[in-house]
Record summary:
This is a predicted structure of a 97-nucleotide RNA (SAM riboswitch aptamer (S box leader)) from Carboxylicivirga caseinilyticus. Of the family's consensus pairs, 97% are formed in the model. It was read from a public genome assembly, where an Rfam model found it. Taxonomically the source falls in Carboxylicivirga (Bacteria, Bacteroidota, Bacteroidia, Marinilabiliaceae).
């Protein structure tokens, strides 16, 4: 970084450093000097791998703590014009190649 395979409307934030951006990408909204990103500390949420006495437990390796993955997104399909709904693409992470 490529493939393959699940899962993404639920959950869960203080500190200290920094100092101006951030929510993947575009557009939209939306967070942000009452301090964005980012790094450290500490606590938490989960429960994909792992483990174990196995419809369950635990928390060692990921992961994750603003909004639905904030919403919308190429294309297909049902509805039908005031608007929607289904797949689907992208993207994230987990495992496994």
């Nucleotide at each position: 970084a490529g493939u393959u395979u699940a899962u993404u409307a639920a959950g869960a934030a203080g500190a200290a450093g920094g100092g101006a951006g951030a929510g993947a990408c575009a557009g939209g909204c939306u967070c942000g000097c009452a301090g964005a990103a980012c790094u450290u500390c500490u606590g938490g949420c989960a429960a994909c791998c792992a483990c174990c006495a196995a419809u369950g437990g635990c928390a060692g390796g990921u992961g994750c703590c603003a909004a639905a993955a904030c919403c919308u997104g190429a294309u297909u399909c049902c509805a039908g014009u005031u608007a929607g709904g289904a797949a689907g693409a992208u993207a994230a992470u987990g495992a496994a190649u």